[in-house]
RNA sequence: GCGCCCGUAGCUCAACGGAUAGAGCAAGACGGUUCUAACGUCAAGGUUGGGGGUUCGAUUCCCUCCGGGCGUG
Numbered sequence: 001g002c003g004c005c006c007g008u009a010g011c012u013c014a015a016c017g018g019a020u021a022g023a024g025c026a027a028g029a030c031g032g033u034u035c036u037a038a039c040g041u042c043a044a045g046g047u048u049g050g051g052g053g054u055u056c057g058a059u060u061c062c063c064u065c066c067g068g069g070c071g072u073g
Base pairs, nucleotide, nucleotide: 001072002071003070004069005068006067007066010025011024012023013022018056028042029041030040031039049065050064051063052062053061
């Protein structure tokens, strides 16, 4: 350089083009306990990598850029 794949919450990952983008873990509050832990309840946490396009509607499809991985000359 070329080809392919990936980028969504602090981390690991879901989500046929269609309702307010969800789950687990972590962290937090409360309960629990003599104290801690286990365990339970609750709440919070997102510019879906940036920009543009298609569409009534985009995490999803297209283009470009950025970042990462794999293969290859």
A computed fold for a 73-nucleotide RNA from a Candidatus Levyibacteriota bacterium, annotated as transfer RNA. It matches the Rfam family "tRNA". The sequence was found in a public genome assembly. The coordinates come from a structure-prediction model, not an experiment, and the mean pLDDT is 81.